[in-house]
Annotation
This is a predicted structure of a 164-nucleotide RNA (SAM riboswitch aptamer (S box leader)) from uncultured Nocardioides sp. The source organism's lineage runs through Bacteria, Bacillati, Propionibacteriales, Nocardioidaceae and Nocardioides. Rfam family: SAM riboswitch aptamer (S box leader). About the family: The SAM riboswitch is found upstream of a number of genes which code for proteins involved in methionine or cysteine biosynthesis in Gram-positive bacteria.
């Protein structure tokens, strides 16, 4: 840039001496029983990587089917039989090509679901503490609308944190 995720989860110490909750403004909140920032321990969680299992796609490998095509044997004829020639392409066997459907190993991708033992990251107060833009239900302003307040729900914006 680009995709996904942000409503769950997970703290103790030491230094340090006042501010912190991204930035603007509001609001609420943390904070001298000690804020930032810095170092150690530990802990969430599952974004990467990893195990495991399934499921798809493709590829290979063996086997099945179809069909062509070559040889062979059966078949026909040369009075029977063998060889040996000819014929016909009906059957059946090997081979080769093509196409098909599935099933096994095995490999790449991708998926989904389990793990948390080792690694790369984050994270470890409050929804990303909320609100600002936009849409829409509801209630208030002595009926309705405009308009303003509040509240709920959605989306969007900025922003974090991974992966590329």
């Nucleotide at each position: 840039c680009u995709c996904a995720u942000c409503a769950a989860g997970a703290g103790g110490g030491g230094c340090a001496g006042a501010g912190g909750g991204a930035c603007a403004c509001g609001g609420c909140c943390c904070g001298c029983u000690g804020a930032a920032g810095c170092c150690c321990c530990g802990g969430c969680a599952a974004c990467c990587c990893g195990u495991c299992a399934c499921c798809g796609c493709a590829g290979c490998u063996c086997g099945c089917c179809u069909g062509a095509u070559c040889g062979c044997c059966g078949c026909c004829c040369g009075a029977c039989c063998c060889c040996c020639g000819g014929g016909a392409c009906c059957g059946g066997c090997c081979g080769u090509c093509a196409g098909g459907a599935g099933g096994u190993c095995c490999u790449c991708c991708g998926g989904u679901g389990c793990c948390a033992a080792c690694g790369g990251u984050g994270c470890u107060a409050a929804u990303u503490c909320c609100g600002u833009c936009c849409c829409g239900c509801g209630c208030c302003g002595a009926g309705a609308g405009c308009c303003g307040g509040c509240c709920c729900g959605g989306g969007g914006a900025a922003g974090a944190u991974g992966a590329g």